[in-house]
RNA sequence: GAGAAGGGCAAACCUGUCGUAAGGCGGGGGCGCAAAGCCCAUGGACCUCCUAGAGCUAGCUGGGAGGUAGCCGGGCUGCCGAA
Repeated sequence: GAGAAGGGCAAACCUGUCGUAAGGCGGGGGCGCAAAGCCCAUGGACCUCCUAGAGCUAGCUGGGAGGUAGCCGGGCUGCCGAA
């Protein structure tokens, strides 16, 4: 970062499976992604469950356990390339 070339990844949704859940993994799918490659959840944010308190049905605050790296952020590495 060019309506360039060759490639890569894969959201929602469907499906199998694991999980109380958030969600993970496999298959289909393709919204998007120039690091949507790898690592970090002892940086912030958000989501779920358990629990205590006040409150009294809508959520709040504290504690704990999990989840999202395709929310932001940090570390490491890296393909092609015109003007």
A computed fold for an 83-nucleotide RNA from uncultured Rubrobacter sp., annotated as c-di-GMP-I riboswitch aptamer. Rfam family: c-di-GMP-I riboswitch aptamer. Its family is annotated with cyclic-di-GMP binding in the Gene Ontology. The RNAcentral record of the sequence draws on MGnify. The prediction has a mean pLDDT of 85.